c-di-AMP riboswitch aptamer (ydaO/yuaA leader) from a Frankiaceae bacterium, 184 nucleotides, folded computationally. Model confidence (mean pLDDT): 78 of 100.

RNA sequence: CCGCACGGCGCGCCAAAUCCUGCCGGCCGUGCGGGCAAUCAAAGACAACGGCAGGACCGGGGGACCCACCCGCGGCCGAUCGUCGUACGACGUGAGACCGCACGGGGUGAAGCCGGCGAAAGCCGGCCGGGCACCUUCCAGCCCGAACCCGUCAGCUGACUUCGGAGGCGCGCGGAAGGGAUUU
Numbered sequence: 001c002c003g004c005a006c007g008g009c010g011c012g013c014c015a016a017a018u019c020c021u022g023c024c025g026g027c028c029g030u031g032c033g034g035g036c037a038a039u040c041a042a043a044g045a046c047a048a049c050g051g052c053a054g055g056a057c058c059g060g061g062g063g064a065c066c067c068a069c070c071c072g073c074g075g076c077c078g079a080u081c082g083u084c085g086u087a088c089g090a091c092g093u094g095a096g097a098c099c100g101c102a103c104g105g106g107g108u109g110a111a112g113c114c115g116g117c118g119a120a121a122g123c124c125g126g127c128c129g130g131g132c133a134c135c136u137u138c139c140a141g142c143c144c145g146a147a148c149c150c151g152u153c154a155g156c157u158g159a160c161u162u163c164g165g166a167g168g169c170g171c172g173c174g175g176a177a178g179g180g181a182u183u184u
Base pairs, nucleotide, nucleotide: 001034002033003032004031005030006029007028008027009026010171011170012169013168014167018056019055020054021053022052023051024050025049057165058164059163060162061161062160067155072101073100074099075098077096081092082091083090084089104153105150106149107148108147112127113126114125115124116123117122128145129144130143131142132141134179135178136177137176138175139174
């Protein structure tokens, strides 16, 4: 490096990010073989999963009546119209397309509000929001309060329409009350 045999790839946390069936492939461990080879099996600690297809289910956005609310800047191109001029053209007006931007607005998410210090980044404090192995509540303890996206536009919203089902971690186990499930 290529292979053979045997046995495996589990349980959980955050999040919508899972479940079922089928097919394909891969990985982990132990023992072996080197081309009609892989002794006979033991071991079973630790460790180790994805792709495709179909189905199910879960989550988000847009979107009426009613109700609520009340609309930027710059660059470049440039329709239309007006004035001057013999004409070419010049000046003004500026629908619309494209590009960019701010202290516009909006979305997913728990990831916000207020105060102080600071040029800013940020730091401190208060209130508030979120998570921690069946569920809810209470007490205790430990953590998180990020990130990304739309592109001037989207309130709510039936019909309708459209998008997502990622990623990151752990191998644990605080107490009380009520409830549920399973087993005997």

The source organism's lineage runs through Bacteria, Bacillati, Actinomycetota, Frankiales and Frankiaceae. Its Rfam family is "c-di-AMP riboswitch aptamer (ydaO/yuaA leader)". About the family: This family represents a conserved RNA structure found upstream of the ydaO and yuaA genes in Bacillus subtilis and related genes in other bacteria.